[in-house]
RNA sequence: AGAGUUUGAUCCUGGCUCAGAUUGAACGCUGGCGGCAUGCCUUGCACAUGCAAGUCGAACGGCAGCACGGGGCAACCUGGUGGCGAGUGGCGAACGGGUGAGUAAUGCAUCGGAACGUGCCAUUGAGUGGGGGAUAACGUAGCGAAAGUUGCGCUAAUACCGCAUAUUCUGUGAGCAGGAAAGCAGGGGACCGCAAGGCCUUGCGCUCUUUGAGCGGCCGAUGUCAGAUUAGCUAGUUGGUGAGGUAACGGCUUACCAAGGCGACGAUCUGUAGCGGGUCUGAGAGGAUGAUCCGCCACACUGGAACUGAGACACGGUCCAGACUCCUACGGGAGGCAGCAGUGGGGAAUUUUGGACAAUGGGGGCAACCCUGAUCCAGCCAUGCCGCGUGAGUGAAGAAGGCCUUCGGGUUGUAAAGCUCUUUCGGCCGGGAAGAAAUCGCAUGGGCCAAUACCCUGUGUGGAUGACGGUACCGGAAUAAGAAGCACCGGCUAACUACGUGCCAGCAGCCGCGGUAAUACGUAGGGUGCGAGCGUUAAUCGGAAUUACUGGGCGUAAAGCGUGCGCAGGCGGUUUUGUAAGACAGGCGUGAAAUCCCCGGGCUCAACCUGGGAACUGCGUUUGUGACUGCAAGGCUAGAGUACGGCAGAGGGGGGUGGAAUUCCACGUGUAGCAGUGAAAUGCGUAGAGAUGUGGAGGAACACCAAUGGCGAAGGCAGCCCCCUGGGUCGAUACUGACGCUCAUGCACGAAAGCGUGGGUAGCAAACAGGAUUAGAUACCCUGGUAGUCCACGCCCUAAACUAUGUCAACUAGGUGUUGGGUGGGUAAAACCAUUUAGUACCGUAGCUAACGCGUGAAGUUGACCGCCUGGGGAGUACGGCCGCAAGGUUAAAACUCAAAGGAGUUGACGGGGACCCGCACAAGCGGUGGAUGAUGUGGAUUAAUUCGAUGCAACGCGAAGAACCUUACCUGGGCUUGACAUGUGACUGGAUGCUGGGCGAAAGCCCGGAGGCCUUCGAGGCUGUCACACAGGUGCUGCAUGGCUGUCGUCAGCUCGUGCCGUGAGGUGUUGGGUUAAGUCCCGCAACGAGCGCAACCCCUGUGGCUAGUUGCCAUUCCGAAAGGAGGCACUCUAGCCAGACUGCCUGUGAUAAGCAGGAGGAAGGUGGGGAUGACGUCAAGUCAGUAUGGUCCUUAUGUCCAGGGCUGCACACGUGCUACAAUGAUCGGUACAGAAGGAUGCAAAGCCGCGAGGUGGAGCUAAUCCCCAAAACCGAUCUCAGUUCAGAUUGCAGUCUGCAACUCGACUGCAUGAAGCUGGAAUCGCUAGUAAUGGCGCAUCAGCUACGGCGCCGUGAAUACGUUCCCGGGCCUUGUACACACCGCCCGUCACAUCACGAAAGUCGAUUGCACCCGAAAUGGCUGAUGCAACCCGCAAGGGAGCUAGGUCCCUAAGGUGUGGUUGGUGAUUGGGAUGAAGUCGUAACAAGGUAGCCGUAGGGGAACCUGCGGCUG
Repeated sequence: AGAGUUUGAUCCUGGCUCAGAUUGAACGCUGGCGGCAUGCCUUGCACAUGCAAGUCGAACGGCAGCACGGGGCAACCUGGUGGCGAGUGGCGAACGGGUGAGUAAUGCAUCGGAACGUGCCAUUGAGUGGGGGAUAACGUAGCGAAAGUUGCGCUAAUACCGCAUAUUCUGUGAGCAGGAAAGCAGGGGACCGCAAGGCCUUGCGCUCUUUGAGCGGCCGAUGUCAGAUUAGCUAGUUGGUGAGGUAACGGCUUACCAAGGCGACGAUCUGUAGCGGGUCUGAGAGGAUGAUCCGCCACACUGGAACUGAGACACGGUCCAGACUCCUACGGGAGGCAGCAGUGGGGAAUUUUGGACAAUGGGGGCAACCCUGAUCCAGCCAUGCCGCGUGAGUGAAGAAGGCCUUCGGGUUGUAAAGCUCUUUCGGCCGGGAAGAAAUCGCAUGGGCCAAUACCCUGUGUGGAUGACGGUACCGGAAUAAGAAGCACCGGCUAACUACGUGCCAGCAGCCGCGGUAAUACGUAGGGUGCGAGCGUUAAUCGGAAUUACUGGGCGUAAAGCGUGCGCAGGCGGUUUUGUAAGACAGGCGUGAAAUCCCCGGGCUCAACCUGGGAACUGCGUUUGUGACUGCAAGGCUAGAGUACGGCAGAGGGGGGUGGAAUUCCACGUGUAGCAGUGAAAUGCGUAGAGAUGUGGAGGAACACCAAUGGCGAAGGCAGCCCCCUGGGUCGAUACUGACGCUCAUGCACGAAAGCGUGGGUAGCAAACAGGAUUAGAUACCCUGGUAGUCCACGCCCUAAACUAUGUCAACUAGGUGUUGGGUGGGUAAAACCAUUUAGUACCGUAGCUAACGCGUGAAGUUGACCGCCUGGGGAGUACGGCCGCAAGGUUAAAACUCAAAGGAGUUGACGGGGACCCGCACAAGCGGUGGAUGAUGUGGAUUAAUUCGAUGCAACGCGAAGAACCUUACCUGGGCUUGACAUGUGACUGGAUGCUGGGCGAAAGCCCGGAGGCCUUCGAGGCUGUCACACAGGUGCUGCAUGGCUGUCGUCAGCUCGUGCCGUGAGGUGUUGGGUUAAGUCCCGCAACGAGCGCAACCCCUGUGGCUAGUUGCCAUUCCGAAAGGAGGCACUCUAGCCAGACUGCCUGUGAUAAGCAGGAGGAAGGUGGGGAUGACGUCAAGUCAGUAUGGUCCUUAUGUCCAGGGCUGCACACGUGCUACAAUGAUCGGUACAGAAGGAUGCAAAGCCGCGAGGUGGAGCUAAUCCCCAAAACCGAUCUCAGUUCAGAUUGCAGUCUGCAACUCGACUGCAUGAAGCUGGAAUCGCUAGUAAUGGCGCAUCAGCUACGGCGCCGUGAAUACGUUCCCGGGCCUUGUACACACCGCCCGUCACAUCACGAAAGUCGAUUGCACCCGAAAUGGCUGAUGCAACCCGCAAGGGAGCUAGGUCCCUAAGGUGUGGUUGGUGAUUGGGAUGAAGUCGUAACAAGGUAGCCGUAGGGGAACCUGCGGCUG
């Protein structure tokens, strides 16, 4: 510090995700030791048991229990002593410890303040005199189950109450008045006393008091979470006066008076929350958090209340109410772990019912000492942090084993073993701390004192005291001995192979893996990371500049309010003076400690502990400064404004008026149509339309001018005239003197549609009706047509209200046009030129921008203010509020869901986009197919099997150039198992291999025999058979694992590269453009210059000629022969080899003078002469595992192999391809002529003979330019005469021929007989541009034969037509749009149906919380009363009375409870609404291309649905 993920690829925007650190954690796997820390985050849920606050006999009466002493014979007695249960009394219990429910301020933090209190402690001063009456305990008598309690009687005090005194204190009218106390213990010389003791003194107490420390109470300022879908709140409320009350100020309380107080700088309400020091993270700013430790607050079962006290409204106190639990004899009682342990429950989850007061601290005490779950320790848990170990060195035969393998090896791996060492930790043995010094004793100094007692204190010295703990630590002996796991290995992200699985099982943080070769699942080997831990989950910060203060944006990605005015607010020209709020600088105070940081120190190090420093960025106070901002005062004129004079204008409102056109009405003329459309129909018209003429009515809108033009804030504004009125701009002077800019809330305006009331209505026209179109057509088109459109008044308040660009100001190159004004020049006037200012458009520099683009009218560079954005969907929706008559508007979420959604540009592809061009593509022609019969292939159905493959063009007379057996792969049945075939090993065998006989059998095969007899170097070799093993074999699967080959676009003209240049980039340029060509063919131009694969040419056949060569070919001349033929010849034909020829070369024209094109000459041939071979980069996961090859996989007495028979030929039907026909351009019969190219020794076969014929017989010749096989149509003549025929030939019967082991399933052919459909073929569709189509025959391969009418070739005869490129199909190039990129067979919208999920509404219903009103009202304080009761004081001899207190009663207030009525909020709810999601549901086709009616926005109506239509707007 970044990375992954939107795309075919790119840049950007933008979300999601990851890598880091952390935790009071939990879970999974694993686990050696130690140190230091931490440890109920959930139910402030309920608690069994034990402990957590007591102590003092030196306050008191005493003596239950214990010990000692005394007395007593004993029972027993005796407070005498140590001490002490219970009680009175004092102090403590308000600390310490726990928890975080409540609390958004009665809290906390920081800084200040004044009107207070204070036990113990320190300090100052004074005092401590003299009396009195009770009461517990106890005794006694009762009640009660218990808890407890009552009557009577006795008694003490440092308990209680008067009196005296009062420095100070309190009150005050300043004279005075009021108000205290308690003793106990130690010691002791004189004196007194019988004694106790007095007395003196010391100590501890007590009372009053001064000052203080510490602590506490109170007040103020500042800061302190979220929500405005909480905007108004408040009656003791705000203030005053009097009174009361408090320790103290104060509405704290009360009476009266006034009507205030708080709030947009967020009151009130709601939700949430203890706060801080700090902690985690972060570079920081921030964000999150508030365990452990420290400070503060609040609470103690829930609610209320007071008492006591220095202090509480009290965790282990009291009273009351409530809930709950427990005891009970049912009458009543008891209790409060949010103390330490512990239990149940809850939960993912959190420890021992431990030890000790040794230390530190606290309470009590004179002290000893007692108490102390505070505390110190131990225990449990890898919960965290830190440290250590599980060994070290050497060791290659690179062992074995594992895994992989190309079978060679590689890897695990110096790893192990082996050898040599070491011994931490753990285990064993032994030693063994520090933490402990005070108190205390002794000695001694000092103080106090009458005192050498006592007491206090300093120094020295001695001894006692340890829970932890026989722990830390140290030493010794022994042994490598006891000690390694977890996660990951597709990318991010370090680390790869094999097997298994087969969209299954599973993985996954994101992208995504898995459908038979998975580095992504599971296992193994190997590797990587960390390590007594490792992963996962949860959570926080970071990365995230993804809320942007530091540090973002708003033309098109999310985002400028529709526009203006304007209060508050924010900001504000220039100058002078003052001030000092902000600001800046210095000082002082504070900012607790701990933590963090730095420097030291202590545990062997570290964690940890500890000393010092720094820091705590803050707040307060004080002094100074006066630049800047503010404030106050005074000036200035450059901002702003006013006055004056011009100018332009569809600026606004009102009134009037004009012509054209449409429609309607009346009349005239006139006759059959009009209107409408792609074509029609509905409609109008003989009752006279339309057309035409004249007249009239009425409403709405204003052609031309007109413009990229003008005006207005925007919406918007258009005939002409008049009235009223706003704004702008220009000019030159004068005046005011900052009066300004922006603007939350607010106010005003605001197209169209729509609403209300009343008018108006010509045209147009939602809805509606009808006609068309269509599969349908709730649309587009047509005919009608109502709201509406128009006017007046009132609402509505939204638009793609757009420049998708807020307003204002300043600065920053130019050029061109246009509108208004000014100045100068110019003109007779204009025009025109220059310049200036205000608008308005285009181009463009710098700069900006993701790009597109913007560019003085900024989207540039800056400033001020406002508004808005923060992934897509859900949704501008729900709920709530406000507004509206309604429609609806405005404000405005969440659950849930996705990993994208999006912007700009690029390359393709596509378009029912455009331009150009080509092709038997159309057109023009000729002949077919589609109808018939049969043939053949396919589908389908059938079957035991009908083997398999090929399936739009580019499968279907295709693989198959030939299925009766074989082929053959299929089926049925019968056999074989190292096999029908190959190589090798081991053992055995032998009569070699080979030949051959018999039995069963359909054969294969099985079984039983026979003759014969290899080679040799004598080891053996070779071969046969049997057994065993490696292996053979498979037309089994995968063409979507492959090679090779092939088809297709397409013989279309394209496809690319290097360097350079342009662009952030994908990419572009070149290859586009102007011409031209069959052609990216060539020429020209050009930021390109070159090059490659294609095109063309080179190759073959054919067309002309020449040369060479003449046998088997040829025969003109010559000779022989009756002829055939021979001799002879190679001239001709022909054959087959080599050459020549054609190149736009020549001429004319045209074109840019180029490339080329048109015509012509010559020539056998002319512009690639004709034909063939030749197929760029690529596309279709095209075809083929069944031609062969081949990875993987499967079968192995079978999916291999052999045999027989069957099947591939089976048939209601559908399709493709070809044959024959339907006839007279013909059929039949007769005669007669002419090819080419092939093939032929298990072959072609002549002549001759036989047969009607297929054929048979025969065998000359031929290894083939020699022999053989060889034409038909045509031509000549005859018959038929338009008919299902003398056409056509299917089908069937009989008889035959040939091939073959064998023609039944299932061959071909022949003869005779039979003689079906068919009379030129619907929609549709195919081929062909010349020796072509059409037509006629011939040959060949395969092959025993044949289903061949197929395929491949050959020659004969031999046409017609092409105006042309509008249209159909296919293709090429350029351009344009795009939401497509598996690329239009694309993408994609909505209803409906099904499933799941979350949410809204809903009659209600169940809670929570809160307001108001009322009822009732416990305990307690206070007030009043107080007939009851009462010792202290007063009067009185007493009785009694007084004062005072009190039980009780009552009043105010009030918790809980109740009733009623509201608010807020949560759960649930039949049903209902939309939403989201879900491999293959239904209906359509709305959008993306001109998406087939351009789309979209607002509004209204309509419709199954997407949507359609009207009106206005936008261009995206």